A computed fold for an 86-nucleotide RNA from an Acidimicrobiia bacterium, annotated as Glycine riboswitch aptamer.

RNA sequence: UCGACCCUCGCGGGAGAGCGACGCAGGUCGCGCCGAAGGAGCAACCACCCCGGCAAUCUCGCAGGCACACGGACCGCGGGGCGAGG
Numbered sequence: 001u002c003g004a005c006c007c008u009c010g011c012g013g014g015a016g017a018g019c020g021a022c023g024c025a026g027g028u029c030g031c032g033c034c035g036a037a038g039g040a041g042c043a044a045c046c047a048c049c050c051c052g053g054c055a056a057u058c059u060c061g062c063a064g065g066c067a068c069a070c071g072g073a074c075c076g077c078g079g080g081g082c083g084a085g086g
Base pairs, nucleotide, nucleotide: 001086002085006081007080008079009078010077011076012075013074018031019030020029021028022027032066033065034064038062039060040059041058045053046052
C1' cells in the first nucleotide's frame, strides 16, 4: 500500500399460498394451503468398536405466513469493522 471471506449499517429490488361462518376487530372458529425469517432432517465426505459430525433455493411444516402494510431468504450499490493473502 492493495485486499478475499465474513460481520455490520444505509439505500434499492425481492416470491408463494384462502375459502366459509360469526363478526367489523383484520379478530375467533372450521377446513384447506404456502415455503424465503428462525428451527429441524440428510447424500457425498469426515470420524469410527458403538454412538456420531456435516450443505443448500432439497425435505419437514415446530415456528411463521396466505388483503394492504410490516416482515422477508437472496441479489445489487455504498459506508464501516475484521483481516487470509499479495
The coordinates come from a structure-prediction model, not an experiment, and the mean pLDDT is 77. The model forms 95% of the base pairs in the Rfam consensus. It matches the Rfam family "Glycine riboswitch aptamer". Rfam links the family to the GO term glycine biosynthetic process. Rfam's curators write: This family represents the bacterial glycine riboswitch. The organism belongs to Acidimicrobiia, within Bacteria.